Context: one part of a larger RNA
C1' cells in the first nucleotide's frame, strides 16, 4: 500500500515440524534342526536419544530478602547501626527464569506404489502375473498428528456494527502474562492499571529493648519473635486529569 470502512470468530490453497532405535517377558524351549542350536506371525513391559510443555516435586540462580562474620571510617562514648572492604566473606532463600526435575510425544488406521509375490488370460489349440482385466505388498509417497498460512493480488466464509446525526482507532496517562526501540496485552474513575496501604502465603529464623542469672564471655524470658524484593487477594490513599487527532462516494 491492496481487499469498500470496521470489531470478532473462522474455512484452508500452499508451506513448515515430526517421522529413530534398543533390551526384556511372553507366544515357545514350540515350527525348524540328527543334534547344536533357535524362529517368523502376534500380545506386553521397559529404556536411549531427539523433541515439545511446564516448575507442584527434586535441584540451580536468585548483586533491591534474612541472618552469622572479619577489618575499617563514620553516627561524641556504651549499646546499637551505616558506608568500604568481588554482592567483603559465610548459610540460607520467594517470585521469575531454569534442567540434572516433572509430564507428554513418534503411534494407530486409510490410499496409492517399489522391488517382490500372485489371479483370469489371449496374442502363440500349450505355456506365461500382462498384451485387454485384477489382486497383495515397504521405516519409504499422498492423507492423518503438530504449527503457520486469504499478498491465497482468484486478496475467501459467517455475524454483527457503521457510513457524517459517524462505526472503530490513534495520541496521551498507569502498566505487564509483554518488550532493545516499535509491536502485543491490560486499564484508564461506569476504575483494582500500578504504587501505597492492609491481610494472607513465603523466606529467615527468635529482633530492639527490658527484665532475671552469670565475675564474666554468655544464658534465660518478654518472642515461632523482629525484619521482609518481585507471589495471592483486598483497599481508591496517589497517579491513569481535561482533551485532541484519523476515519468508509
Nucleotide at each position: 500500500c491492496g481487499u469498500g470502512g470496521a470489531u470478532a470468530c473462522u474455512u484452508g490453497a500452499g508451506g513448515g515440524g515430526a517421522g529413530u532405535c534398543g533390551u526384556c517377558c511372553u507366544u515357545a524351549g514350540u515350527a525348524c534342526g540328527a543334534g547344536a542350536g533357535g524362529a517368523c506371525c502376534g500380545g506386553g513391559a521397559u529404556g536411549a536419544a531427539c523433541g515439545g510443555a511446564c516448575c507442584g516435586c527434586u535441584g540451580g540462580u536468585g548483586u533491591a530478602c534474612c541472618a552469622g562474620c572479619u577489618c575499617u571510617u563514620c553516627c561524641g562514648c556504651c549499646a546499637g547501626g551505616a558506608g568500604g572492604a568481588u554482592c567483603g566473606c559465610u548459610g540460607g532463600g520467594u517470585a521469575g527464569c531454569u534442567a540434572c526435575g516433572u509430564c507428554c510425544g513418534g503411534a494407530c488406521g486409510g490410499g496409492a506404489u517399489a522391488a517382490g509375490c500372485g489371479c483370469u488370460g489371449a496374442a502363440a489349440g500349450c505355456a506365461u502375473a500382462u498384451a485387454a482385466g485384477u489382486g497383495c505388498g515397504a521405516a519409504g509417497c499422498c492423507c492423518a498428528c503438530c504449527c503457520c498460512a486469504a499478498g491465497a493480488u482468484c486478496a475467501g466464509g459467517u455475524a454483527u456494527c457503521a457510513u457524517u446525526u459517524g462505526a472503530g482507532g490513534c495520541c496521551c496517562g498507569u502498566g505487564a502474562g509483554a518488550g532493545a526501540u516499535u509491536a502485543u496485552c491490560a486499564c484508564g474513575u461506569u476504575g483494582a492499571u500500578a504504587g501505597g496501604c492492609c491481610g494472607c502465603a513465603g523466606g529467615u529464623g527468635u529482633a530492639c529493648g527490658c527484665g532475671c542469672g552469670g565475675u564474666a564471655a554468655c544464658g534465660c524470658g518478654c518472642u515461632c519473635a523482629g525484619c521482609c524484593g518481585a507471589g495471592c487477594g483486598g483497599u481508591a490513599c496517589u497517579a491513569a486529569u481535561u482533551g485532541g487527532c484519523c476515519g468508509a462516494u

Model confidence (mean pLDDT): 91 of 100. Predicted 3D model of a 249-nucleotide part of an RNA (large-subunit ribosomal RNA, domain VI) from a bacterium. Its Rfam family is "Bacterial large subunit ribosomal RNA". Its Rfam clan is "LSU clan". RNAcentral holds the full RNA, with entries from ENA.